[in-house]
RNA sequence: CCAGACGGCCGGAUGGCCGCGCUUUGCCUUCGGGCGGGGCGAGGAAAGUCCGGGCUCCACGGAAGCGCGGUGCCGGGUAACGCCCGGCGGGGGCGACCCCAGGGACAGUGCCACAGAAAGCAAACCGCCGCCGGGCUACGGCCCGGCGGUAAGGGUGAAAGGGUGCGGUAAGAGCGCACCGCGCGCCCGGCGACGGGCGCGGCACGGCAAACCCCACCGGGAGCAAGACCCAAUAGGGACGGCACGCCGGCGAAAGCCGGCAGGCGGCUUCCGCGCCGCCGUCCGGGUCGGUCGCGCGAGGCGCCCGGCAACGGGCGUCCCAGAGGAAUGGUCAUCCCCCGCGCCUCAAAACGCGGGGACAGAACCCGGCUUACAGGCCGUCUGGCUCG
Numbered sequence: 001c002c003a004g005a006c007g008g009c010c011g012g013a014u015g016g017c018c019g020c021g022c023u024u025u026g027c028c029u030u031c032g033g034g035c036g037g038g039g040c041g042a043g044g045a046a047a048g049u050c051c052g053g054g055c056u057c058c059a060c061g062g063a064a065g066c067g068c069g070g071u072g073c074c075g076g077g078u079a080a081c082g083c084c085c086g087g088c089g090g091g092g093g094c095g096a097c098c099c100c101a102g103g104g105a106c107a108g109u110g111c112c113a114c115a116g117a118a119a120g121c122a123a124a125c126c127g128c129c130g131c132c133g134g135g136c137u138a139c140g141g142c143c144c145g146g147c148g149g150u151a152a153g154g155g156u157g158a159a160a161g162g163g164u165g166c167g168g169u170a171a172g173a174g175c176g177c178a179c180c181g182c183g184c185g186c187c188c189g190g191c192g193a194c195g196g197g198c199g200c201g202g203c204a205c206g207g208c209a210a211a212c213c214c215c216a217c218c219g220g221g222a223g224c225a226a227g228a229c230c231c232a233a234u235a236g237g238g239a240c241g242g243c244a245c246g247c248c249g250g251c252g253a254a255a256g257c258c259g260g261c262a263g264g265c266g267g268c269u270u271c272c273g274c275g276c277c278g279c280c281g282u283c284c285g286g287g288u289c290g291g292u293c294g295c296g297c298g299a300g301g302c303g304c305c306c307g308g309c310a311a312c313g314g315g316c317g318u319c320c321c322a323g324a325g326g327a328a329u330g331g332u333c334a335u336c337c338c339c340c341g342c343g344c345c346u347c348a349a350a351a352c353g354c355g356g357g358g359a360c361a362g363a364a365c366c367c368g369g370c371u372u373a374c375a376g377g378c379c380g381u382c383u384g385g386c387u388c389g
Stems, first nucleotide, its partner, number of pairs: 001385010012336007020041009043360001047371002050369005055223004068219005073087005088102001089100004103214002108212002110208003125154002127150010162180006181203001182201008227293004237284007246261006263277004300319008337358007
C1' cells in the first nucleotide's frame, strides 16, 4: 500500500429572528385574563410488538397429577428470558474468523415422494464370472438362450447394509490382514458437555423427532383503551309531594293487581292497522361527554477503584434528564463542517471556484433483550498478500 475479519462509537455545530409543550417566577388586572423572565424538551433504533419482567385488574384455599403451550449440548451471568458470556461437538474459510432448533431413533407408532431392478427382517437392470445347450469361425474366439455365483464397477436416488490399500478368488465379498471409522468394556484428564489411551468385536444397529411421541425444565388470564376518583346531559330504575283516577269482568277484607272496552300519545286532517300509556316537580341513583390521578428517582445516567478471561458483580463520588393527550420537541436565515460531481492550476494532488446533497426515522405506562431500517464518517485489535529499509 492492497484485500479482508472482528469489536466499539458518532450520526451535523454555533448564532439571529418567528413559533410550540411542560414547569417555575415577577408585574398589571375590570378577576375573564394580559405582558414578561428563568429551566427542561426524542432515538440508536423512540420502529416491529417477537421474547422476558415491573405495575394494574380479574379468577383462584394449598400441594400433586392430567391436559395444553414453550424451551432443549455444558458451565456461568441476570429480577427474568427463547437474551448475553465462556467453553464442547459438528460444518465452512489459507487465515483473522464465521455458521449450527445441537436431548432421545434397542419405549412404542408412523413415514421414506419421484427416480430406480431393489427403500427395511433389502435388491441382480447393465456389467463381471462359471457351467450347460445351440449357431458361426479366419480355430484366437464371437453371438443367442438357459441355470447359477457376484454388491468390486456402471446407472437411479436425499439415502443402496463402512472407507483406503494389500492379499485372496472363476469373478467377487471383512473372506483374511494393516490403518481410519463404528460399537462395547476398562483406565486417565475435566465441575461438565467432552477429550485421550488400552483392550475386545469383522461391522451387526439406515434416515426422519422444525412427524406423533418419550424425558427434563418452565408457564394462571387480560392488558395503561390496565385501573382509581370527580362529574353536565339522556335512557332505564328508586323515594317523596301535588294533580288526575270513565265503564265492565276476575282475584282480594282493603290497598292494589290482571284482562277487555273507551280515552290519550306516536308531526297535521279522515279511515284502517300496529305499538306505547297516569301527568308534573324535587331528590337519590346511574356514569356518557369532560376533568383529575396512574405519569416520571429508575433492575437510572456518568466517572474512578476493586473482583472476574468475559457476560457481569461490588464500593465510592456525582447528576436529575420529555411527560403531550389528535398528541409540543418546529420553521427560516447566516457562518462553519462532512460527502459527491464539474472547472482551474498541476506530472499528479492539495488549496481555490461553481453546483448538488447530509440518511433511517419520531416518545405515548416503564424497564431488560432480540429483530428490522439507516446518507455519511471515526477509532481500536487482528489476518492474508505485495514492496521498501
Notes: A computed fold for a 389-nucleotide RNA from a Rhodospirillales bacterium, annotated as Bacterial RNase P class A. It matches the Rfam family "Bacterial RNase P class A". Gene Ontology terms of the family: dimeric ribonuclease P complex, ribonuclease P activity and tRNA processing. The source organism's lineage runs through Bacteria, Pseudomonadati, Pseudomonadota, Alphaproteobacteria and Rhodospirillales. Model confidence (mean pLDDT): 76 of 100. It is recorded under the gene name rnpB. RNAcentral holds the sequence, with entries from ENA.